RNA sequence: AUUUAAUCAGGGCAAACUCACCGAAAGGUGAAGACGCAAAGCCAAGGGUCUAAGGUGUGAUGGGCAGGAUCGCGCUAUGACAGCCGGUUGCCGAU
Numbered sequence: 001a002u003u004u005a006a007u008c009a010g011g012g013c014a015a016a017c018u019c020a021c022c023g024a025a026a027g028g029u030g031a032a033g034a035c036g037c038a039a040a041g042c043c044a045a046g047g048g049u050c051u052a053a054g055g056u057g058u059g060a061u062g063g064g065c066a067g068g069a070u071c072g073c074g075c076u077a078u079g080a081c082a083g084c085c086g087g088u089u090g091c092c093g094a095u
Stems, first nucleotide, its partner, number of pairs: 001095002004093001012037002018031005035083001041088003046085002048081003054076008
């Protein structure tokens, strides 16, 4: 310098389930626990996925009418996910 995750050493991370807390939710944090992981380190400004509080449209209820209210449905990220793709940095060993 390149390549690789087959092998050596030291190791590292931690899915699901459960409990507590935070959050409207998605999800997150901690404990406990290992399905797996060679980047399961970092990045949410690219794609993708999840959620929809708020906003907005609409229907129903109600109502003399309108506004407002309540409930349902659609759209929407300003909320999330890096263990989906992607970007980026990098240890040991090997060549």
c-di-GMP-I riboswitch aptamer, 95 nucleotides, folded computationally. Rfam family: c-di-GMP-I riboswitch aptamer. Rfam 15.1 lists 5,092 matches to the family in 1,772 species. The coordinates come from a structure-prediction model, not an experiment, and the mean pLDDT is 80.